The prediction has a mean pLDDT of 85. The RNA shown here (SAM riboswitch aptamer (S box leader)) has 107 nucleotides and comes from Anaerobacillus sp. Taxonomically the source falls in Anaerobacillus (Bacteria, Bacillati, Bacillota, Bacilli). Its Rfam family is "SAM riboswitch aptamer (S box leader)". Its family is annotated with regulation of gene expression in the Gene Ontology. It was read from a public genome assembly, where an Rfam model found it. The model forms 97% of the base pairs in the Rfam consensus.
């Protein structure tokens, strides 16, 4: 990189350098940011996917490998149903998709 299977409304930030952007891509909101945006380093915390341990299982522990610490993966994008409307649009609101995010096996 790619494929397959899980999981994604739970939780968890100080400080230093740094100096303008960020919130995955476009669009279309929204927020977040000189009271200091990305990055990078320290320290701290969360979390039980994998490995370890304990058990017959269930399932517990447990931070060794990964990851993670604004807001639901911020919302929404595409499909269907449902409300609502004379109709169509607008909205609303449900389920599945898609995308992407991590994890563990796999080419």
């Nucleotide at each position: 990189u790619u494929c397959u299977u899980a999981u994604c409304a739970c939780g968890a930030g100080a400080g230093a350098u740094g100096g303008a952007g960020g919130g995955a891509c476009g669009u279309g909101g929204c927020c977040c940011u000189a009271u200091g945006a990305a990055a990078u380093c320290u320290c701290a915390g969360c979390a039980a996917c994998c490995a370890g341990c304990c058990a017959a299982a269930a399932g517990g522990u447990c931070a060794g490998g990964u990851g993670c610490u604004a807001a639901a993966u911020c919302c929404a994008u595409c499909a269907a149903g449902c409300u609502g409307u004379u109709u169509u649009u607008a909205a609303g609101u449900u389920u599945g998709g898609a995308a992407g995010a991590u994890a563990a096996g796999a080419a």